[in-house]
RNA sequence: GGGGCGGUAGCUCAGCUGGUCAGAGCAGGCGACUCAUAAUCGCCCAUGCCUGGGUUCAAGUCCCAGUCGCCCCA
Repeated sequence: GGGGCGGUAGCUCAGCUGGUCAGAGCAGGCGACUCAUAAUCGCCCAUGCCUGGGUUCAAGUCCCAGUCGCCCCA
């Protein structure tokens, strides 16, 4: 220098073909159960889509540029 993949909640990730409330598990808080703890169950929580533009009635999703990480080639 060229190419590929990835960046979504505190952490690990899902999100198919653009729409329907942006979700799951873990973590955290509260409660139930128990003599108590754990386990289990219920509820709650999270200013969350890397940044800036563009297309569109509508973008996590498509396009462009940038940036960070990993990998491959030279």
RNAcentral holds the sequence, with entries from ENA and Rfam. The RNA shown here (transfer RNA) has 74 nucleotides and comes from Nocardioides sp. PD653-B2. The coordinates come from a structure-prediction model, not an experiment, and the mean pLDDT is 80. RNAcentral records the identical sequence in 2 taxa. Its Rfam family is "tRNA". By type it is a transfer RNA. From the family's description: Transfer RNA (tRNA) molecules are approximately 80 nucleotides in length. Gene Ontology term of the family: triplet codon-amino acid adaptor activity.